[in-house]
RNA sequence: AGCGGGAUGGAGCAGCUCGGCAGCUCGUGAGCCUCAUAAGCUCAAGGUCACCGGUUCGAAUCCGGUUCCCGCUA
Numbered sequence: 001a002g003c004g005g006g007a008u009g010g011a012g013c014a015g016c017u018c019g020g021c022a023g024c025u026c027g028u029g030a031g032c033c034u035c036a037u038a039a040g041c042u043c044a045a046g047g048u049c050a051c052c053g054g055u056u057c058g059a060a061u062c063c064g065g066u067u068c069c070c071g072c073u074a
Base pairs, nucleotide, nucleotide: 001073002072003071004070005069006068007067010026011025012024013023020057028044029043030042031041032040050066051065052064053063054062
C1' cells in the first nucleotide's frame, strides 16, 4: 500500500439481509426463600449502537467519508 472482518450497558454477544419499542447471557443493586451462605425466583439501574455528514415521516440497520482493533497478501 491492497483486500477481508469487526466497533452495540461493566464483560461476552445477537439484532443489520427485509429501516419502525435496543435485546440475550453473565455481572451489579434490592427484595423473596434459608438458622445462615450458596443455589433458585422476582424486580431494578446501567446504552448519545466508534465518529462526522447524507437519504428518509422515521436510521444500530441504507449511502459517503474518517478513526481504532484483528487477520491475509505484497
Molecule: transfer RNA
Organism: Pseudonocardiaceae bacterium